[in-house]
């Protein structure tokens, strides 16, 4: 100087006026209003709603199937797609960061190039047989160039990726074809680990692309729905249910009269139930020291504090002083800026958006 990784902070402070709650006190038309006075009023992320809980309700005898999330290992945890140590690969000089059952069960799918993208494959090349045709040559042959039929995956080319690597044998050229060393993979054992693993040994030419956020295949978990959950009070109109009245005058049906009945009507009560209004509602896996116990995630104890609850939805505005930054200036004054972004049942996370400041360890 240049990284790396973790953490805290996200302008103070009075005033004046407002806006939502909570506590007192007065008045008053008292489950209510009004007026004073004291108190409290956004964040790290309140965001995206992406995982996991509580907490309400409805379902539920069991045990499969479908679906759907997770996936190295061992902790933590109310649980987690979370976090903390650790294993292994991978990128870096390094601090550190990324990533994570299986591709050696089975299908599938690999753009462009390319002959060929996986039980392999002959473009170019190399060999080997024939066959024409040239040329040397007395001939036998040889060479050189084309065609066909066959071999080689060693070399070129191609591509992000081509079926181990180096030497040697072998062979018509070739080729784990076969041999010794590396490398690596599969099976056995040993010895450390609680384990992932690691280290070592011995065997088998075993040489095996990548893709599972493609189907699948092992393991493990999952019941739905959400504060507009749920509960409780409760107008007006409409419908229901039960009671009464139907007269001194009054309506229909019971084929015509009378009683009786039944329905319309007034009336009373009952319940369900919309507006609406109360609750859930904010003290809770709380949050801040301390002690201890763990490598840490995190756990015990003890001791202090109480810190928003709005529902056509409050958290606002002005001004002064300080601070911070930028400009202009020797400086002073002056003049300008200050991010993302606004709680809605609550907690734990995860990503995501962010002006600028601070500290700590650590690498080069």
């Nucleotide at each position: 100087g240049a990284g790396u990784u973790g953490g805290a902070c996200g302008g103070a402070u009075c005033a004046u006026c407002g806006c939502c709650g909570c506590g007192g006190a007065u008045u008053u038309u008292c489950u209510g209003a009004a007026u004073c006075c004291g108190g409290g009023g956004a964040g790290g992320a309140a965001a995206g709603u992406c995982c996991g809980g509580g907490c309400u309700c409805c379902a539920u005898g069991g045990g499969g199937c479908a679906g759907g999330g997770c996936g190295c290992u061992g902790g933590g945890u109310a649980a987690c797609c979370c976090c903390c140590a650790g294993c292994g690969g991978a990128a870096g000089c390094g601090a550190u960061u990324c990533c994570g059952g299986g591709a050696a069960a089975g299908u599938g799918c690999c753009a462009c190039a390319g002959a060929a993208a996986a039980c392999a494959a002959a473009c170019c090349g190399c060999c080997c047989g024939c066959c024409g045709u040239g040329g040397u040559g007395c001939a036998a042959a040889c060479c050189a160039c084309g065609a066909c039929g066959g071999g080689u995956a060693a070399g070129g080319g191609u591509g992000a990726a081509a079926c181990g690597g180096u030497g040697g044998g072998g062979u018509a050229a070739g080729a784990g074809c076969c041999c010794a060393c590396c490398a690596g993979u599969u099976g056995c054992c040993g010895u450390g680990g609680c384990g992932a693993c690691a280290c070592g040994g011995c065997a088998a030419g075993c040489u095996a692309g990548g893709u599972a956020a493609a189907c699948c295949c092992c393991g493990u978990c999952c019941g739905g729905a959400g504060c507009a959950a749920g509960g409780c009070c409760a107008a007006a109109u409409a419908g229901g249910a039960g009671g009464g009245c139907g007269u001194c005058a009054a309506g229909g049906c019971u084929g015509g009269c009378c009683c009786g009945g039944c329905c319309a009507g007034c009336c009373c009560u009952c319940g369900g139930g919309u507006a609406g209004g109360c609750u859930g509602c904010u003290u809770g896996a709380g949050g801040c020291c301390g002690u201890g116990g763990g490598c840490a995630a995190c756990c015990a104890c003890g001791g202090c504090c109480c810190u928003a609850g709005a529902u056509g939805a409050a958290u606002g505005a002005u001004g002064a002083u300080c601070g911070c930054c930028c400009c202009u200036c020797u400086u002073a004054u002056g003049g300008g800026g200050a991010a993302c972004a606004g709680a809605a049942c609550c907690c734990g996370g995860c990503u995501u958006a962010c002006a600028g400041u601070c500290c700590a360890a650590c690498u080069c």
Predicted 3D model of a 364-nucleotide RNA (Bacterial RNase P class A) from a marine sediment metagenome. Its mean pLDDT, the model's own confidence on a scale to 100, is 77. The sequence is in RNAcentral, with records from MGnify. It matches the Rfam family "Bacterial RNase P class A". Its family is annotated with tRNA processing, ribonuclease P activity and dimeric ribonuclease P complex in the Gene Ontology. Of the family's consensus pairs, 95% are formed in the model.